[in-house]
Molecule: small-subunit ribosomal RNA
Organism: metagenome
RNA sequence: UUAACACGUGGGUUAUCUUCCUCCGAGUGGGGAAUAAGCUCCCGAAAGGGGGUCUAAUACCGCAUAAAGCCCGGGCUCAUAAGAGUUCCGGGUUAAAGCCGUAAGGUGCUUGGAGAUGAGCCUGCGUCCUAUUAGCUAGUUGGUAGGGUAAUGGCCUACCAAGGCUGAGAUGGGUAGCCGGCCUGAGAGGGUGAACGGCCACACUGGGACUGAGACACGGCCCAGACUCCUACGGGAGGCAGCAGUGAGGAAUUUUGCGCAAUGGGGGAAACCCUGACGCAGCGACGCCGCGUGGGGGACGAAGGCCUUCGGGUCGUAAACUCCUGUCAGAGGUGAAGAAUCCCGCAAGGGUUGACGGUAACCUCAGAGGAAGCCCCGGCUAACUACGUGCCAGCAGCCGCAGUAAUACGUAGGGGGCAAACGUUGCUCGGAAUUACUGGGCGUAAAGGGUGCGUAGGCGGCUGAGCAAGUCAAGGAUGAAAUCCCGUGGCGUAACUGCGGAACUGUCCUUGAAACUGCUUAGCUUGAGGAUAGUCGAAGAAAACGGAAUUCCCGGUGGAGCGGUGAAAUGCGUAGAUAUCGGGAGGAACACCAGAGGCGUAAGCGGUUUUCUAUGCUAUUCCUGACGCUGAGGCACGAAAGCUAGGGGAGCAAACGGGAUUAGAUACCCCGGUAGUCCUAGCUAUAAACGAUGGACAACUAGAUGUCGGGAGGGUUUGCCUUCCGGUGUCGUAGCUAACGCGUUAAGUUGUCCGCCUGGGAAGUACGGCCGCAAGGUUGAAACUCAAAGGAAUUGACGGGGACCCGCACAAGCGGUGGAGCAUGUGGUUUAAUUCGAUGCAAUGCGAAGAACCUUACCUGGUCUUGACAUCCUAGGAAUCCUGCAGAGAUGCGGGAGUGCCUUCGGGAACCUGGAGACAGGUGCUGCAUGGCUGUCGUCAGCUCGUGUCGUGAGAUGUUGGGUUAAGUCCCGCAACGAGCGCAACCCUUGCCCUUAGUUGCCAUCAUUAAGUUGGGAACUCUAAGGGGACCGCCGGUGACAAACCGGAGGAAGGUGGGGAUGACGUCAAGUCAUCAUGGCCCUUAUGACCAGGGCUACACACGUGCUACAAUGGUCGGUACAGAGGGUCGCCAACCCGCGAGGGGGAGCCAAUCCCACAAAACCGAUCGUAGUCCGGAUUGCAGUCUGCAACCCGACUGCAUGAAGUCGGAAUCGCUAGUAAUCGCGAAUCAGCCAUGUCGCGGUGAAUACGUUCCCGGGUCUUGUACACACCGCCCGUCACACCAUGGAAGUUGAUUGCACCAGAAGUAGGUAGCCUAACCGCAAGGAGGGCGCUUACCACGGUGUGCUCAAUGACUGGGGUGAAGUCGUAACAAGGUA
Repeated sequence: UUAACACGUGGGUUAUCUUCCUCCGAGUGGGGAAUAAGCUCCCGAAAGGGGGUCUAAUACCGCAUAAAGCCCGGGCUCAUAAGAGUUCCGGGUUAAAGCCGUAAGGUGCUUGGAGAUGAGCCUGCGUCCUAUUAGCUAGUUGGUAGGGUAAUGGCCUACCAAGGCUGAGAUGGGUAGCCGGCCUGAGAGGGUGAACGGCCACACUGGGACUGAGACACGGCCCAGACUCCUACGGGAGGCAGCAGUGAGGAAUUUUGCGCAAUGGGGGAAACCCUGACGCAGCGACGCCGCGUGGGGGACGAAGGCCUUCGGGUCGUAAACUCCUGUCAGAGGUGAAGAAUCCCGCAAGGGUUGACGGUAACCUCAGAGGAAGCCCCGGCUAACUACGUGCCAGCAGCCGCAGUAAUACGUAGGGGGCAAACGUUGCUCGGAAUUACUGGGCGUAAAGGGUGCGUAGGCGGCUGAGCAAGUCAAGGAUGAAAUCCCGUGGCGUAACUGCGGAACUGUCCUUGAAACUGCUUAGCUUGAGGAUAGUCGAAGAAAACGGAAUUCCCGGUGGAGCGGUGAAAUGCGUAGAUAUCGGGAGGAACACCAGAGGCGUAAGCGGUUUUCUAUGCUAUUCCUGACGCUGAGGCACGAAAGCUAGGGGAGCAAACGGGAUUAGAUACCCCGGUAGUCCUAGCUAUAAACGAUGGACAACUAGAUGUCGGGAGGGUUUGCCUUCCGGUGUCGUAGCUAACGCGUUAAGUUGUCCGCCUGGGAAGUACGGCCGCAAGGUUGAAACUCAAAGGAAUUGACGGGGACCCGCACAAGCGGUGGAGCAUGUGGUUUAAUUCGAUGCAAUGCGAAGAACCUUACCUGGUCUUGACAUCCUAGGAAUCCUGCAGAGAUGCGGGAGUGCCUUCGGGAACCUGGAGACAGGUGCUGCAUGGCUGUCGUCAGCUCGUGUCGUGAGAUGUUGGGUUAAGUCCCGCAACGAGCGCAACCCUUGCCCUUAGUUGCCAUCAUUAAGUUGGGAACUCUAAGGGGACCGCCGGUGACAAACCGGAGGAAGGUGGGGAUGACGUCAAGUCAUCAUGGCCCUUAUGACCAGGGCUACACACGUGCUACAAUGGUCGGUACAGAGGGUCGCCAACCCGCGAGGGGGAGCCAAUCCCACAAAACCGAUCGUAGUCCGGAUUGCAGUCUGCAACCCGACUGCAUGAAGUCGGAAUCGCUAGUAAUCGCGAAUCAGCCAUGUCGCGGUGAAUACGUUCCCGGGUCUUGUACACACCGCCCGUCACACCAUGGAAGUUGAUUGCACCAGAAGUAGGUAGCCUAACCGCAAGGAGGGCGCUUACCACGGUGUGCUCAAUGACUGGGGUGAAGUCGUAACAAGGUA
């Protein structure tokens, strides 16, 4: 190369050959002619060639002889399908060569037979993928005759016949040498065909023959072609897929070594020669195996590294140190086995041969001396810390890691694993029962064909008999060796290897068995079918008929609307609609009956009647006698829509038109309306063609209860009961199932046959084939891409799902906000700075219960550097106070006063100053590193646990259910029983009473006063300590006789009496590093500290929260009355005096039930105003003042006079409140020098309205339901478009490869022919002949050429869809009833 008798295995050859070798026979006689080398001449560059001449042979040629060889004829023997054997007979025919040796003999040669070996041919079985390759074949299949071959055969030729192969896969395409074996695996298998061994094929590409026993021949020949080389251009030479070596390719694969010493091969008589076979050496950790790099001792542990909670831990007996040993490497020395041959010799004996190699081995010497790396340490998976980095750099086998505390990146320390290796990559098997033979599935995960009939095939009832193919047994042959396994030997061991055994699961042969399968045969009746008698039904086809309704037409009545919707409009109607009555036309569909009902194979079938056709079921006996089941291909049927042709057309109704809705609305809704829907004929062949469940049931396996058809028995005889068969439902046992569920109508247990599945997407797409008029159907991929897609169930969350319940949630009410002015906070803007934080509810009168300086954290400028503050050390000084100068001040330079306390007399404690360094300091960053605290859901009624039980599990149960409650509150029930955190109660306050106590509080009685002022009193109020009281306790009703609810009595209070404190498990990476604390990071003459001034108070604007109003329930003026709770010594501040007033003066009292703040205000009694921008409203502005404070310019409050803005009750929207509440009125306090407080927290006065109710809005709770959500609906998610990238289909074509058909052409060679030429041996006296050669020619044929096709690959302007991509655009299709299921 080859998908083939190429290989493997088993046979056949009676269809064959076989050099050399072995054995057994026979023979080897006598002649002849040439030629090479050589010599010589010539041609050529060379390769080489030619002529002449001489010569030999085991080279060549006749002749003789010859059989047991061969041919012909006959006989005999054996076989019989063809044939074989034969020393039986006769005839014919075919051989040879010598050499060595004195010789003996040896060795050849010729011809036979036998063996051995090797080879040829034939054949059974086995041997990859593809059907998107289904038909292939003309020497094709067979026969006859001939040729050819060693030999069979269409191997070849002529003639005759028309065959041969194929769904058990021919033909075609792709890929590939096959096997023993090797790798893997428990095995069955899967993969593979390096080394070693067997067979085949090939030798530059293609063709061909010659020689030979053997070749169509790797290192031979001829021809053609490509390539390389030489050349004098005329012509020649070559073939490393032999060993080395070179180039190229590639991720990658060695020395141009030594030797024939051994083993083996060829030649030779031998010596010997040849041998890149082979034996050795070299290179390569490429593999396997063995060995070393040291061994013992040695610290509660050096140095150093790393970590650290700073205590220590760890590297670690590790090292150092000390005592030993001596492998390998190194040095010196000794030095093999492998040797058998061969030579000499009568022999004994002697001599000789080693590539490896001065190698192995042995002896001696020195010295721990020269010898450890690689990977990993998040899980899988053995092994953890620090630093660096900061979604960067990077890692990654899968999951994934990295966004400032990374055991996952990089480095280090430490640790784990293996070790002269260790990791990575690639490949194969395993795990993967993930192609399931062993050993899987198909209701919902992928998967039952839409249904039937039926061919091939597969499978098949009962009883005999026979056969022996399958099956089983025994024996034999083979299954090469090597390998694997076992035993035992040899190298020190091992790897390696010798020997023996077993095994090689296979194939074949012989003999036997006969249960099962099979085949043949004889029967049987139960499977199947038929007959008979009944019976059910929307079963099918055709024809005829019927009534109701819609619409339309005609006529009558009638007179303004009808119709339609969430609401409307388009539309129809005075030309008379709708409505109503009568008549008519036409088409389609058949109300009630009607049912979990019936029939059919499925699709499907519904008015009535008739005709035709088919099935099922029941019953009875009879008949046939396995005739059966399934069914690849095939054939038929097959809803709706759609198509063709012709009809028909009432209603409905895609498209389309109009009206609405909407941001839009090519929709949902409405008004119209054409195809179509109907009929006939013909296509189409698909559906969620579903029970998402193939058929036969073929068999077996608890029941209960309906219903339809038929039968039997009983009975109280229309109705009832029992029972059998066949259908159709529901529930359910065992069993099955991942669960849901299925459960005699199986998804249970078995058997048979068919169809189908093998991750998601791309895609049921592309290409090709087939079908179709088309639409399209059927068959049906890949590239690429993802790590999921999916099923069932669970817990949540959610729903424009359901049920129940609650809440000032709505409703019912009252008063506000949103409009105005001002106050205050925020956003934004501005600024040198407007410090920072808080941002839906749950940020925004918040941190801030007090920003002019301070506060203050910000800005500008000026200063300090162990520091404003803490601890330690050292030196000096008491501390402290007064004061001058400079400066904005911080600060700097001075002056003066002052000498304290304790003491063991050394000094010490506190404080101040100077110095050095450890350190201080930071309102710098990270609330997403944290603690603590807080907000919120929510004072909502929930959240859990133990044990038990259920479930494969997640989980469930309890906690659900029936009642009840404010409540998971309680009761009852219950596979649950209990318990915990929550609820409630216990605590505070308020409402009633009692006891005790009686000052500063109180005053009934008795005195007294202007006055509870005083005496007195302890009753009352009050104060403040302790008790009592309320528990559905009592009565009635309701309710399950419960829990409880309703009503009532009593009571100050009644069903938690009112209010407060109290906040479960958790959620929001909610808030806070600026209260505080704190890890890490950052700054260190500054991001720390001090000072002055400024800023936080800005202002076009937007929002939140408030105050004051808009007035007559009011404003103003005058008069009169009644609280509670607080605060007060750097304080509250009385009386009295001054001021219009803020306030000033004054100084009594009070550390407070005593004094003060402190007159409460609304209310009430009068007066006035008269609906007006006002006698409302008070902003703004001017002037003049008061007070606090170092200081009111930026930037305070208050007072007086003057000024007198907007505003006439507020759009959309929105907030609070259910009783002493809302509304309204004032009072107090904290912070605080003062105050921007209208804020906040408290206190009392006056004091309502309303609640039908739970449909709706919001929030919440319980149960249930759906879910494609789980970051949990602020979820998920679809498609177009735009952009980028990737692979792919189509495409006018272009290029290449392979191949079919037709034709041309025809080298070398072989075979046939041959009239030309040449020719030693033999014949012939000769002429010539026989034979041979050259040439020519015919046939076959390689390369080549022309034309035309098939197939495949590459490429192609443009084009189609697909995939992927963090953020794009438009909508919102799906998931909840997803808002139109």